[in-house]
Context: one part of a larger RNA
RNA sequence: UCAUGGCUAAGGAACUAGGCAAAAUGGUCUCGUAACUUCGGAAUAAGAGACGCCCCGAUUUAUCGGGGCCGCAGUGAAUAGACCCAGGCGACUGUUUAUCAAAAACACAUGGCUUUGCGAAAUCGAAAGAUGAAGUAUAAGGCCUGACACCUGCCCGGUGCCGGAAGGUUAAGAGGAGGGGUUAUCUUCGGAGAAGCUCUAAAUUGAAGCCCCGGUAAACGGCGGCCGUAACUAUAACGGUCCUAAGGUAGCGAAAUUCCUUGUCGGGUAAGUUCCGACCUGCACGAAUGGUGCAACGAUCUGGGUACUGUCUCAGCCAUGAGCUCG
Numbered sequence: 001u002c003a004u005g006g007c008u009a010a011g012g013a014a015c016u017a018g019g020c021a022a023a024a025u026g027g028u029c030u031c032g033u034a035a036c037u038u039c040g041g042a043a044u045a046a047g048a049g050a051c052g053c054c055c056c057g058a059u060u061u062a063u064c065g066g067g068g069c070c071g072c073a074g075u076g077a078a079u080a081g082a083c084c085c086a087g088g089c090g091a092c093u094g095u096u097u098a099u100c101a102a103a104a105a106c107a108c109a110u111g112g113c114u115u116u117g118c119g120a121a122a123u124c125g126a127a128a129g130a131u132g133a134a135g136u137a138u139a140a141g142g143c144c145u146g147a148c149a150c151c152u153g154c155c156c157g158g159u160g161c162c163g164g165a166a167g168g169u170u171a172a173g174a175g176g177a178g179g180g181g182u183u184a185u186c187u188u189c190g191g192a193g194a195a196g197c198u199c200u201a202a203a204u205u206g207a208a209g210c211c212c213c214g215g216u217a218a219a220c221g222g223c224g225g226c227c228g229u230a231a232c233u234a235u236a237a238c239g240g241u242c243c244u245a246a247g248g249u250a251g252c253g254a255a256a257u258u259c260c261u262u263g264u265c266g267g268g269u270a271a272g273u274u275c276c277g278a279c280c281u282g283c284a285c286g287a288a289u290g291g292u293g294c295a296a297c298g299a300u301c302u303g304g305g306u307a308c309u310g311u312c313u314c315a316g317c318c319a320u321g322a323g324c325u326c327g
Stems, first nucleotide, its partner, number of pairs: 001322008010313002014311001019308001027051005036041001038147001052069007070074001082306007089298002094106002111144006122131003148293004153223003158220002160216005167211003173205002178200005185192002224242005251285001252282001263279005
C1' cells in the first nucleotide's frame, strides 16, 4: 500500500448519477392492522408487548395463572423480512442475448380476422411417402392482439385479398390472304413465270392475367387548409371558401410520445432541469400496429419519507492475509 473483517465521539445521506456499499429489520406467541380491491386479497400490512431460571396452584400435560431470583443483555451464541407513500410500464407464474443486456423485450390465458369438407389446408420431399392425425370445423394451419373492466369512431381513392364476367387488351396454337427464293415453260430477250419444294406472313380465331365493375380496414394503410364573426378586451358556438377517399370520434395528453421547454399554475423542499396533480398551445397521442383505466404481482424503472448507519463532514484504531523495505 492492497484485500477481507471488527469498532468508533458529535452529526445522520450533508456522499453520490443513484442510499451503490454497509448498517438496520429478522424466530415464536399474544394483541392489533389502513387506503384500495377483480371481495380472493392487500397482510408477516403498519404498529405494540412478551420470551431465562426457581417455587406454588390449575390442568386437556400442550400450557395458563400467581409469587420469587440473577445479569448490561433471557429466540443470551448461530441461522431467520427493513418498512411506508406515490407514479410509469408489463395483468399475473413463466422465457431470453451459454460468455457485458433479465427488461417495458418474448410467451401467456383472452379476443378477432382468415384458410381448410378430408386423398383437408399447410409443411418436408425429385417421387414414393411422411407430418398434419390414427385428428374431422367445439378440428387443424396462418396473421394480429394480449388477464379483467369500459370501449374499439370515419375513410375502399392507392396497395392487397375476395367475387364478377359484358366489353377492351393479350401468348403459344389454329389459320393462311399476300410477298420472297428456286425453275418447267413462254418471251418483244428487258423480263414474265405454272406445279412442287422452301422462306416469310396479313385478316380471322385464341385462356388466365391486366384494364373494367362490385365488396372488404381486429387487411397494408390514411384520418386537412385559409379567412371573417359576439355591446371592453380576448376567444369564437356561427358563417364563407378551397381541397380530399375521408378529414382524428370517445378517451388520454409537456406523456417511455412536447422541439421551443427548466412551458404555466398548484403540491412537496429553506432552496426541486427530476417527481406528483392540473391546464391544452398534441413541433409529431389516439382506438386489437389497440385506446383508457385497473386490484394483485415484479432481483423492473422513477420520485418522496421513517428507521438505520464511516456513504459523507473527516478521519482514527484493531485483526488476519498478501505485497514492499531491511535482516
Large-subunit ribosomal RNA, domain IV from Brumimicrobium sp., 327 nucleotides, folded computationally. Its mean pLDDT, the model's own confidence on a scale to 100, is 87. The source organism's lineage runs through Bacteria, Pseudomonadati, Flavobacteriales, Crocinitomicaceae and Brumimicrobium. Rfam family: Bacterial large subunit ribosomal RNA. Its family is annotated with ribosome and structural constituent of ribosome in the Gene Ontology.